Predicted 3D model of a 74-nucleotide RNA (transfer RNA) from Candidatus Doudnabacteria bacterium RIFCSPHIGHO2_01_FULL_50_67. Rfam family: tRNA. Rfam classes the family as a transfer RNA. Model confidence (mean pLDDT): 82 of 100. Lineage of the source: Bacteria > Bacteria candidate phyla > Candidatus Doudnaibacteriota.
RNA sequence: GGGCCUGUAGCAUAGUGGUAGUGCAGUCGGUUUGCAUCCGACAGGCGCGAGUCCGAUUCUCGCCAGGUCCACCA
Numbered sequence: 001g002g003g004c005c006u007g008u009a010g011c012a013u014a015g016u017g018g019u020a021g022u023g024c025a026g027u028c029g030g031u032u033u034g035c036a037u038c039c040g041a042c043a044g045g046c047g048c049g050a051g052u053c054c055g056a057u058u059c060u061c062g063c064c065a066g067g068u069c070c071a072c073c074a
Base pairs, nucleotide, nucleotide: 001070002069003068004067005066006065007064010024011023012022013021018054026042027041028040029039030038047063048062049061050060051059
C1' cells in the first nucleotide's frame, strides 16, 4: 500500500428500509431484623461525515478505529 471482516447502552450480544431489544452491571421500590437471593419499575446506545430514499442503525461513498490475510521497502 491492497483485499476481507467488524464497529449497537458501562460490558457482552441480537436485530432490521418504518417506535432498537436481551443478559449482566447501575438507580429506585418491594420482600428481609439486616445482607444476599427473588420480584417490579426506571435510566442508559446504532463510530464520524456525505449521498439515495417519503423515511437510513440498515443501502452507497469517504474517513476513523480494531482484527485478519497478502504485497513492498529496509